[in-house]
Molecule: TPP riboswitch aptamer (THI element)
Organism: Clostridiales bacterium PH28_bin88
RNA sequence: CUUUUCCACUAGGGGUGCCGUGACGGCUGAGAGAAAAGCGCGGGCUUUUCAACCCUCGAACCUGAUCUGGGUAAUACCAGCGGAGGGAAGUGUACUGAAGGCUUA
Numbered sequence: 001c002u003u004u005u006c007c008a009c010u011a012g013g014g015g016u017g018c019c020g021u022g023a024c025g026g027c028u029g030a031g032a033g034a035a036a037a038g039c040g041c042g043g044g045c046u047u048u049u050c051a052a053c054c055c056u057c058g059a060a061c062c063u064g065a066u067c068u069g070g071g072u073a074a075u076a077c078c079a080g081c082g083g084a085g086g087g088a089a090g091u092g093u094a095c096u097g098a099a100g101g102c103u104u105a
Base pairs, nucleotide, nucleotide: 001100002099003098004097007092008091009090010089011056012055013054014053017027018026019025020024033050034049035048036047037046038045039044061086062085063084067080068079069078070077
C1' cells in the first nucleotide's frame, strides 16, 4: 500500500411448520404473524402487501427429499447429503485480526 474480517446505510433475497378441536391452545426454532384479493363452499389452495426474523458470494433459502442416522406425541431441531447444483449487492468506515506486495533495519 492492497485485499479481507467487523460494523453501518441503502437496495434486495428467503421461509412461515407439526399436534389438538374451527376459534383458540400447545411444541420446537432467529423467525411459524397480520391484512387484502382470487378460486371454491369440504372454511382448503394460490398470489400480493406490511411487520418481525435470518441472509446477500454465500449452507439464508430451494432442488435432491415421501432421503439417511439421531431425536420428538408429531413437526421441529442436530449431523450427513455438501470439495452436488441453484441462489440476492453496492457504497462508506476509526480500530482490531488475517493474507499478499514493496521499502527499511